[in-house]
RNA sequence: UUCGCGGAAGAGUCCGGCGGCCUCGCCGUCGGCGCCGAAGGCGCAACCGCCCCGGAAACGCUCAGGCCACAGGACCGCUGA
Numbered sequence: 001u002u003c004g005c006g007g008a009a010g011a012g013u014c015c016g017g018c019g020g021c022c023u024c025g026c027c028g029u030c031g032g033c034g035c036c037g038a039a040g041g042c043g044c045a046a047c048c049g050c051c052c053c054g055g056a057a058a059c060g061c062u063c064a065g066g067c068c069a070c071a072g073g074a075c076c077g078c079u080g081a
Base pairs, nucleotide, nucleotide: 001081002080004078005077006076007075012033014032015031016030017029018028019027020026021025034067035066036065040063041061042060043059047055048054049053
């Protein structure tokens, strides 16, 4: 680094339009408002490299992503290569 297994947080079951269906309450999609921080991305403290400049967190941003559950999920443990 990677295969497999297990664990793994946060925040809306909000409002409106359209469509579908096993037709009146579910699903999909678009928009609005609010929100989250743990895919990815960007910035930076300490620290490291003498300096330039660069690296860089679980900190900051929220572009992307996400906000019932499922799924996903940084990261952690075990196993094989």

Annotation: The RNA shown here (Glycine riboswitch aptamer) has 81 nucleotides and comes from uncultured Roseiarcus sp. Its Rfam family is "Glycine riboswitch aptamer". Its family is annotated with glycine biosynthetic process in the Gene Ontology. About the family: This family represents the bacterial glycine riboswitch. The coordinates come from a structure-prediction model, not an experiment, and the mean pLDDT is 75.